Predicted 3D model of a 518-nucleotide part of an RNA (small-subunit ribosomal RNA, 5' domain) from an uncultured bacterium.
Its mean pLDDT, the model's own confidence on a scale to 100, is 84.
Context: one part of a larger RNA
RNA sequence: GGACGAACGCUGGCGGCGCGCCUAACACAUGCAAGUCGAACGGAGAUACCUGUUAGAUCCCUUCGGGGUGACGAUGGACUAUCUUAGUGGCGGACGGGUGAGUAACACGUGAGCAACCUGCCUUACAGAGUGGGAUAACGUUUGGAAACGAACGCUAAUACCGCAUAACAUUAACUUAUCGCAUGGUAAGAUAAUCAAAGAAAUUCGCUGUAAGAUGGGCUCGCGUCUGAUUAGAUAGUUGGUGAGGUAACGGCUCACCAAGUCGACGAUCAGUAGCCGGACUGAGAGGUUGAACGGCCACAUUGGGACUGAGACACGGCCCAGACUCCUACGGGAGGCAGCAGUGGGGAAUAUUGCACAAUGGGGGAAACCCUGAUGCAGCGACGCCGCGUGAGGGAAGAAGGUUUUCGGAUUGUAAACCUCUGUCUUCAGGGACGAUAGUGACGGUACCUGAGGAGGAAGCUCCGGCUAACUACGUGCCAGCAGCCGCGGUAAUACGUAGGGAGCGAGCGUUGUCC
Numbered sequence: 001g002g003a004c005g006a007a008c009g010c011u012g013g014c015g016g017c018g019c020g021c022c023u024a025a026c027a028c029a030u031g032c033a034a035g036u037c038g039a040a041c042g043g044a045g046a047u048a049c050c051u052g053u054u055a056g057a058u059c060c061c062u063u064c065g066g067g068g069u070g071a072c073g074a075u076g077g078a079c080u081a082u083c084u085u086a087g088u089g090g091c092g093g094a095c096g097g098g099u100g101a102g103u104a105a106c107a108c109g110u111g112a113g114c115a116a117c118c119u120g121c122c123u124u125a126c127a128g129a130g131u132g133g134g135a136u137a138a139c140g141u142u143u144g145g146a147a148a149c150g151a152a153c154g155c156u157a158a159u160a161c162c163g164c165a166u167a168a169c170a171u172u173a174a175c176u177u178a179u180c181g182c183a184u185g186g187u188a189a190g191a192u193a194a195u196c197a198a199a200g201a202a203a204u205u206c207g208c209u210g211u212a213a214g215a216u217g218g219g220c221u222c223g224c225g226u227c228u229g230a231u232u233a234g235a236u237a238g239u240u241g242g243u244g245a246g247g248u249a250a251c252g253g254c255u256c257a258c259c260a261a262g263u264c265g266a267c268g269a270u271c272a273g274u275a276g277c278c279g280g281a282c283u284g285a286g287a288g289g290u291u292g293a294a295c296g297g298c299c300a301c302a303u304u305g306g307g308a309c310u311g312a313g314a315c316a317c318g319g320c321c322c323a324g325a326c327u328c329c330u331a332c333g334g335g336a337g338g339c340a341g342c343a344g345u346g347g348g349g350a351a352u353a354u355u356g357c358a359c360a361a362u363g364g365g366g367g368a369a370a371c372c373c374u375g376a377u378g379c380a381g382c383g384a385c386g387c388c389g390c391g392u393g394a395g396g397g398a399a400g401a402a403g404g405u406u407u408u409c410g411g412a413u414u415g416u417a418a419a420c421c422u423c424u425g426u427c428u429u430c431a432g433g434g435a436c437g438a439u440a441g442u443g444a445c446g447g448u449a450c451c452u453g454a455g456g457a458g459g460a461a462g463c464u465c466c467g468g469c470u471a472a473c474u475a476c477g478u479g480c481c482a483g484c485a486g487c488c489g490c491g492g493u494a495a496u497a498c499g500u501a502g503g504g505a506g507c508g509a510g511c512g513u514u515g516u517c518c
Stems, first nucleotide, its partner, number of pairs: 001518004006514005013390006019383002021348001026346003030343003035091003040088002043085006050077005059068003098301003108225007117218002122214007130164004139154006170195004175190006200206001227273003234264003239261008276298004280291004303324005326337004354380001356379003362376001363374004393423004403414004427459001428455006437445001462507005467488003473502005483490002
C1' cells in the first nucleotide's frame, strides 16, 4: 500500500447492487417450512330432484253436511346428480432448504477403469393385459384408558393383496458352433429343460405388464496430488494371502469355516494435534504466500449413540424402533418432543437483521385438467457492513466590513470567504400521470421506477492529522507534572511533539483506531 462476513470511537443527506451469528453442532415458547390425486376405491355428510305419511294456511264450489286446491312446515324412503372429505390406495415426503460437528480419508481434485453393477419418472422399439379367489381399513356394536392410543366381534370396495393360464430377444442349468479380447473371460447363433406378468378409469395425446435400448442419476476400483509433529519407531490378528461358502445391484475378509504366516514402515507406518475438499478469493511484477464468507460442484451431519423397515433410490432434518441426556403433560398407571428449515426467544459474545408480503415471475411436488402446496424463490423491512454513483449550490462580489487570531501596533491572516446582486433545481417537498417484468388472463414488488408541473438556497459535513519518517505552524496554558507515542523519541519555565485556540494539510458521507492476511 492492498484486502476484510469485521468490531470500536466520532459523525451521518440520497440512490443502485451486494452482504449480514466468524462465538455455544448451546437450549428453544409460538406460527409457518410437503403435500397432492374423488378421472383408483367403498363409505359418510351436505344440497338438489322424485316420492310416502302427518298437519293443514289460502282460494274456489256448496244442497251448509261437505268437496276440491294444496303454500310454509315436520318426518321417512329409493335412484340419480353436484359438492366436501376422515379412511384404503397411488405418486411425492431420498428433491428443494440448513450446518461444517466429525473426517488426514479414494473424503475431495484430476485422469482412467467396471469382462464386477443398479437406475422410479422420461424417450424409442417390440410383445401383451385371459380367468378366478380370499381378505381388510373405513363403517356398525360392545369395550379399555386421565390422555396418547387401543381391543374384541360383525360388514364392505379397489389401480390394495393372492392363485391359475399364456409367455420370450428374459433368467437359470448343462450342450454345440462361430468369433473376439485384457488374465478371470466376453459376444453372437442354435437346440433342450425349468421359472416368472398384468388394472383399470368419465375411454383419450390417461394408465397397467414383460423385454430390449437410450438418457439421466448413482455405486465400486485404481494412478497421481492433498497440513504439522520423530521430544510419536515400530504397527498389525480378519491382521496379509489362499480354498470353500454366505451376503450384496455388484467386486472384495464384506462376513464365516479351514489352511498358510504373512502385510505396512525413515520414500515416515503407527500414534498425537489440527482441518470439511475444490472451482475460486485476497495479495504479489511473477514465483509464491494466505484463505475456502457469499455464488457453484462434491462430501458429511440432523439432540447423543445404535439399528433396521419401506422404497427405483435412505439406513431417511420436519419417518420408525431401542438406549442415554434434557424439556414438557399426567388421574402416577403412562405418554409427548427435537429450529445445523424461515422468522423469532434466551444464552454466549467485540459483533451480525423482520415472529413481513406474494406464489405475479422462475423452478419443484401432485393432478387429465381446473387447481392445490411450496419461509425454494421473487420482493419488501432493518444495518454506511462493503463497492459504485450523486448531492450539500453556481456566477459575480474589496468598504479587503464586523468578529476571531496574531502583532515589531505599522500591519498580517481568516478572505471572495461572508453580506449583497444575478441565477439553477441534481437530491428534496407537494400535486398529476404512471410502467416493463405477462405477446390471451393473472403483478407481491407498487401508486414503486420513471415522466410532467410547481415551490424555495431553502432540508443535507464531518473526521483525522500538522517534530522526522509524512502533506501541513503560530499563540497561550502546563513545567520530567498532566500527558503523548507506530519507530526514533517529546515534557525538568519561551514545548511547531502534552492540553486549548487560531491557522493549515489530507480524506470526505465518511474519517480514524484495533484485529487478521499478503